Transfer RNA from Cellulomonas cellasea DSM 20118, 73 nucleotides, folded computationally. Its mean pLDDT, the model's own confidence on a scale to 100, is 83. Rfam family: tRNA. It is annotated as a transfer RNA. Gene Ontology term of the family: triplet codon-amino acid adaptor activity. The same sequence occurs in records of 36 taxa.
RNA sequence: GGCCACUUAGCUCAGUUGGUAGAGCGUUCGACUGAAAAUCGAAAGGUCGGCAGUUCGACCCUGCCAGUGGCCA
Numbered sequence: 001g002g003c004c005a006c007u008u009a010g011c012u013c014a015g016u017u018g019g020u021a022g023a024g025c026g027u028u029c030g031a032c033u034g035a036a037a038a039u040c041g042a043a044a045g046g047u048c049g050g051c052a053g054u055u056c057g058a059c060c061c062u063g064c065c066a067g068u069g070g071c072c073a
Stems, first nucleotide, its partner, number of pairs: 001072007010025004019056001027043005049065005
């Protein structure tokens, strides 16, 4: 330098044909207990990597850029 894959919550990851984003773990609060652990319930937590474009509407499609991993040279 070229090619491929990936980038979504603190972490690991889903997200169907484009229709306004979820799970597990973790955190906080509550229930239970003499008190904890375990278990159960609830809540908080996201500019969906960035900038443009297409569209009535974009996590999703297109272009460019950035980052991570891999292959080739």